[in-house]
Molecule: transfer RNA
Organism: Chlorobiota bacterium
């Protein structure tokens, strides 16, 4: 340098063929339970869906470019 691939909550990951409100587990916080802690149970907070632009009535999802990580070729 060329090709492929990944990027979604603090962490690990879902999200089917664009469709109206973006989710789970763990963690955090509050409550409950306990003599107390852990576990359990109930609830809450937490997201520019890597960035910019484009297509569309509608984009996490499609297209282009850029950034960062990984793999292969040279």
């Nucleotide at each position: 340098g060329g090709g492929c691939u990944u990027g979604u909550a603090g962490c690990u990951c879902a999200g089917c063929u664009g469709g109206u409100u973006a989710g789970a587990g763990c963690g955090u916080c509050c409550g409950u339970c306990u003599g107390a802690u852990a576990a359990g149970c109930g609830g809450a907070a937490g997201g520019u869906c890597a960035g910019u632009g484009g297509u569309u009535c509608a984009a996490a999802u499609c297209c282009a470019c850029u950034c960062a990580g990984g793999c292969c070729c040279a």